[in-house]
RNA sequence: GCGGCGUGCCUAACACAUGCAAGUCGAACGAUUCGCCCGCACGGAUUCCCUCGGGAUGAAGCGCGGAUGACUGAGUGGCGGACGGGUGAGUCACGCGUGGGCAACCUGCCCCGUGCCGGGGGACAACAGCCGGAAACGGCUGCUAAUACCGCAUGAUCCGGGAGGGCCGCAUGGCCCUGCCGGGAAAGCUCCGGCGGCACGGGAUGGGCCCGCGUCUGAUUAGUUUGUUGGCGGGGUAACGGCCCACCAAGACUGCGAUCAGCAGCCGGCCUGAGAGGGCGGCCGGCCACAUUGGGACUGAGACACGGCCCAGACUCCUGCGGGAGGCAGCAGUGGGGAAUAUUGCACAAUGGGGGAAACCCUGAUGCAGCGACGCCGCGUGGGCGACGAAGCGCUCCGGCGCGUAAAGCCCUGUCAGCAGGGAAGAAAAAAGACAGUACCUGACCAAGAAGCCCCGGCUAACUACGUGCCAGCAGCCGCGGUAAUACGUAGGGGGCAAGCGUUAUCCGGAUUCACUGGGCGUAAAGGGAGCGCAGGCGGCACGGCAAGUCUGGUGUGAAAGCCCGGGGCCCAACCCCGGGACUGCAUUGGAAACUGCCGGGCUGGAGUGCCGGAGGGGUAAGCGGAAUUCCUGGUGUAGCGGUGAAAUGCGCAGAUAUCAGGAAGAACACCGGUGGCGCAGGCGGCUUACUGGACGGCAACUGACGCUGAGGCUCGAAAGCGUGGGGAGCAAAUAGAGAGUAGAUACCCUGGUAGUCCACGCCGUAAACGAUGAAUACCAGGUGUCGGCGGGCAGGGCCCGCCGGUGCCGCAGCUAACGCAGUAAGUAUUCCGCCUGGGGAGUACGUUCGCAAGAAUGAAACUCAAAGGAAUUGACGGGGACCCGCACAAGCGGUGGAGCAUGUGGUUUAAUUCGAAGCAACGCGAAGAACCUUACCAGGCCUUGACAUCCUGCCGGCAGCAUGCGUAAUGCAUGUUCCCUUCGGGGCGGCGGUGACAGGUGGUGCAUGGUUGUCGUCAGCUCGUGUCGUGAGAUGUUGGGUUAAGUCCCGCAACGAGCGCAACCCCUGUCCCCAGUAGCCAGCGGGCAGAGCCGGGCACUCCGGGGAGACUGCCGGGGACAACCCGGAGGAAGGCGGGGACGACGUCAAAUCAUCAUGCCCCUUAUGGCCUGGGCUACACACGUGCUACAAUGGCGCAGACAGAGGGAGGCAAAGCCGCGAGGCGGAGCAGACCCCAGAAAUGGCGCCCCAGUUCGGACUGCAGCCUGCAACCCGGCUGCACGAAGCCGGAAUCGCUAGUAAUCGCGGAUCAGAAUGCCGCGGUGAAUACGUUCCCGGGUAUUGUACACACCGCCCGUCACACCAUGGGAGCCGGAAAUGCCCGAAGUCAGCGGCCCAACCGCAAGGGGGAAGGGGCCGAAGGCAGGUCCGGUGACUGGGGU
Repeated sequence: GCGGCGUGCCUAACACAUGCAAGUCGAACGAUUCGCCCGCACGGAUUCCCUCGGGAUGAAGCGCGGAUGACUGAGUGGCGGACGGGUGAGUCACGCGUGGGCAACCUGCCCCGUGCCGGGGGACAACAGCCGGAAACGGCUGCUAAUACCGCAUGAUCCGGGAGGGCCGCAUGGCCCUGCCGGGAAAGCUCCGGCGGCACGGGAUGGGCCCGCGUCUGAUUAGUUUGUUGGCGGGGUAACGGCCCACCAAGACUGCGAUCAGCAGCCGGCCUGAGAGGGCGGCCGGCCACAUUGGGACUGAGACACGGCCCAGACUCCUGCGGGAGGCAGCAGUGGGGAAUAUUGCACAAUGGGGGAAACCCUGAUGCAGCGACGCCGCGUGGGCGACGAAGCGCUCCGGCGCGUAAAGCCCUGUCAGCAGGGAAGAAAAAAGACAGUACCUGACCAAGAAGCCCCGGCUAACUACGUGCCAGCAGCCGCGGUAAUACGUAGGGGGCAAGCGUUAUCCGGAUUCACUGGGCGUAAAGGGAGCGCAGGCGGCACGGCAAGUCUGGUGUGAAAGCCCGGGGCCCAACCCCGGGACUGCAUUGGAAACUGCCGGGCUGGAGUGCCGGAGGGGUAAGCGGAAUUCCUGGUGUAGCGGUGAAAUGCGCAGAUAUCAGGAAGAACACCGGUGGCGCAGGCGGCUUACUGGACGGCAACUGACGCUGAGGCUCGAAAGCGUGGGGAGCAAAUAGAGAGUAGAUACCCUGGUAGUCCACGCCGUAAACGAUGAAUACCAGGUGUCGGCGGGCAGGGCCCGCCGGUGCCGCAGCUAACGCAGUAAGUAUUCCGCCUGGGGAGUACGUUCGCAAGAAUGAAACUCAAAGGAAUUGACGGGGACCCGCACAAGCGGUGGAGCAUGUGGUUUAAUUCGAAGCAACGCGAAGAACCUUACCAGGCCUUGACAUCCUGCCGGCAGCAUGCGUAAUGCAUGUUCCCUUCGGGGCGGCGGUGACAGGUGGUGCAUGGUUGUCGUCAGCUCGUGUCGUGAGAUGUUGGGUUAAGUCCCGCAACGAGCGCAACCCCUGUCCCCAGUAGCCAGCGGGCAGAGCCGGGCACUCCGGGGAGACUGCCGGGGACAACCCGGAGGAAGGCGGGGACGACGUCAAAUCAUCAUGCCCCUUAUGGCCUGGGCUACACACGUGCUACAAUGGCGCAGACAGAGGGAGGCAAAGCCGCGAGGCGGAGCAGACCCCAGAAAUGGCGCCCCAGUUCGGACUGCAGCCUGCAACCCGGCUGCACGAAGCCGGAAUCGCUAGUAAUCGCGGAUCAGAAUGCCGCGGUGAAUACGUUCCCGGGUAUUGUACACACCGCCCGUCACACCAUGGGAGCCGGAAAUGCCCGAAGUCAGCGGCCCAACCGCAAGGGGGAAGGGGCCGAAGGCAGGUCCGGUGACUGGGGU
């Protein structure tokens, strides 16, 4: 793209223009028209005769009558318009479904049967005339037919009445027979075939009525009802009936849900589901209801009548304003509403319907067509071959990969659409087909005309790139997006489905998440606070009977369609046809009798009664008692008492507290006392008495299932609270106190203190009324304690065994999500009641009931959230507890914080003061060294393939480099001087110019990273395998008892092992030995200076540096558990890891670093790159950290003099000597070092001065003069000399380090470095004090406990207030809707009655009668009016809380 089959106003039962949708019969009838025929009248054409005067003929036409054929608007009459078609408003109802009943009924047309159809009469339409009216329509007079109407006859047990007899039924009652009385029918037409008519009986079909059962939600609707319920009599109907009426009675319905309110047509079926269920009732089929709204009847076999009538209302239309017309929820169509639903089509050919004898007519029923991918089904958009894998696009690790045999190309085919030819079935004997020139067949032509939509984070099938940067956006749930997004947007690719694909809405499922199947209630939501108890539900043992439930067989029914199975027809399928099954139901009938039920008579085990007995804070009332508190009186007595963490308020010299005596009052009952007792629960505690309830034990005399539970109901019900009246000692809400405390403290603490607490009576009726566990019964291992009672045994102050009832603990099976429960169940079962269904809103609002009030009971919704919750687990945390460590505190020594200066940081400033580091763990940190450089910053100047790398190209090899000169700060200019190799082609190297790739960036991101580092922390921890336990997270191991510095070791143990850590192995140091012996050493020997290990020599010692030994709780004693280990001791240089170092588990801090380096991505490209000069990083009102030097006498200064270690040295360290006060200069021996040099160690020790002073302390700052490094010391170096000599008198709050060769103190060296340390890294000298101890502060470890924390307490989280939004309650009211009630009015109309007016049929000669009817009045009666209430909704100033 196409076709087939279906299907299409879910909303306004809103309003409708126009057309059509129900007519037909002339064989019921009058009448009309036409044709033909006949007759007659008129008429006279034509023709003939003619005496021309006329005669005869008589056509067309017209009129009348008759016959016949055909027809007809309207009319009379008949049948049909009650079917078919539409809709779902109303209806919760015998409306529907299902099964029955009618002995209480009807049934036109159709079928069968029996019988009949005789004879009369009078009208009214049409029509004609006149009249009224705009019309619709009507009136009067006159004529007329019938299968129209009316009498008469005949007539059947057809109907009615009454009598007798027989039979039958569940009742009323029904059927049959006999004879009697009364009533009681018809229609004709005809083509002569027939079609009709009447009565009765039967059938069939269709209906009517009644009954059982079933049929939504709300109790915040609990009472409803007066024709209501029943009866008697009557009316009415086809028929029963209170359907209607009169009278009588006072009933009827309702907790098994009446009434009321809301919603709704019901069913077959449809969707879903394993089923049970749940949802739905569109198409098709059955039933019902309705036809603009409400009421009413007429006609008729059938109606209260969709396309009939009357009335009323609303609306629309016409009008001449008097009055009329209308009803699409028929088919099409229009407007409107709406997210949304079609043509004003064709045909009666088929099927069916109406009429007709028939032909036939009618039929928007129906058959078809049209429109809509609305649904289901089928088909196509091509097939084969085709690469070195084209182009293009996308990605890329740049090699390639993907789209992809896809395309192109070649060879085919021809479904569908298009063209052409043929052409149906559907129609039973001829003709007649809307669909339709359709389906279908055939031919030719052409790959041509025919693919989209959604998705690609997980669920869920399908991934990359770019863009974007918590933006834009996505989203069903979880959730994506804050610079690398498979989640947004686009692209490429991929997945799915396909003429569709997504979305939205709705329903079922998943959801055993309302649980019948098939749930729960200790802690998740959920046991009523407790008892009694009506209804209801359930109920012990044995026997007999019945058969309601139950089971089983038969029968009827369970419409068709649908569903399932089988078969068949359209090419298949969808669809359709046939057969079978099923329809799980209901009814009826036969049978069974176990169970339930019912009936009957029994039983004693359940339950109850009786008798005996003891226990008890069970209840009510009255009385009594002592201790204590307070108050009062008096005595003693004196300065305080009281109270608290500490205090104060308060009381007290007017005499308190304390103490003694006496008195008063109220309340509560210490010890006993308990893990105990009693009670239904709440609850009950001194003693006595009275009254009284219950439980328990024992005995088995009595009753004989009398029981259990229990919706409503009734009663009880802590504390607080309320009412009335008492009482009031203590206590004590409220409240008081410039009490205290605190930032505040309307609190906790203190001093006072009123209601109340107490009594009586009456209310309230709640609670963490808890065992968070309803009541009852039975059953299911044990152990142990205790209270009451009883039995048995024993050698008896008592003990043992057992039974019943209560009350505890532990524990098995079992249960439980786990925790736990476990004969006092939360186990196994049964019965009954109550209750739950996500959190918040909320136990709130409204309504109702109760209450004096407070309030209680019942008890929502809107809105909002993606959770709320339970139990347990691992952590983390705790102003939880336990144990244990660490210079953590304490003990002690010295500091910091105060001063001056140095240095770093913050801040400020600045053109710039480059950047980073930020609690510990940033701050003498990156800096192991900023005057330029460094340097990243700023200003100015300059360069653009670049200062540096690779490639291309041209040129140069006197270019570049080096040197010199000039010149600016730099780039620059000039001069001089030198390329290498070569096979001679060239190559290499370097430079310059050019071009483009590219370079370059201390630009960003340490939250993209590698690497490195800090920190917890040298803390003792962190894990794994297997096993075991647990549903699981997880636990165990790793916990426990000891011990250790240590998860170190030992023991124990459902664990056994193992790994990373600890320790050890490594380095330094402490003792000894061996080896080696220069540049080190010098005891002895020799030489030598007498100033030197200087020389020979030696390697003993020191030392050096290589190896080894040594220490292991090995030994002894004690403790411990006979262990590990600890304490003490011996020996030893050293002990119980000897001291120090290196070494840092799993991990934490998105810790630090993109500025060491590396690196992804982003950004800059005549600049964010590069060069240069100068400046800045060195600023300075301040603040902090880290240090140095001090404040002095344990000191300062002077003089003389002694003892180290570890290092460094060639662009270096530099000796001696000389100069200088000195820094230093000159000088240059020696030394690449156990050799020479730096190099004088200093403190200490000795001697001397100072004499407590801002000093002979302290040295900042400043001046002058110098020295050194360096291109250069202005900004901005170090050092020296002289002079100046500041602050500072030991430092507030606070705070740091250190446990031994440590702190403290003293100097020395080194790295960096031209120069420039108070810093840093090292070295040695002198060399302490203290640790009782672990309560406290900080950090850490282990097990434990609580937890609402888990970005883990720097957590979480509550309430007010402020701002915004949302829904909602109250609210003076206002507006609207609904259904009732009472009264008024009262249409149409039925009915009854009147009927004086009118009237053809019958009777009567007539008058008149009978009868009919108009009419007026009556009962009822729709709409309407009035009235007060009820219910619901909207809205409302203001107001209340709630949510986000």
Description: The RNA shown here (small-subunit ribosomal RNA) has 1444 nucleotides and comes from an uncultured bacterium. It matches the Rfam family "Bacterial small subunit ribosomal RNA". Rfam links the family to the GO terms structural constituent of ribosome and ribosome.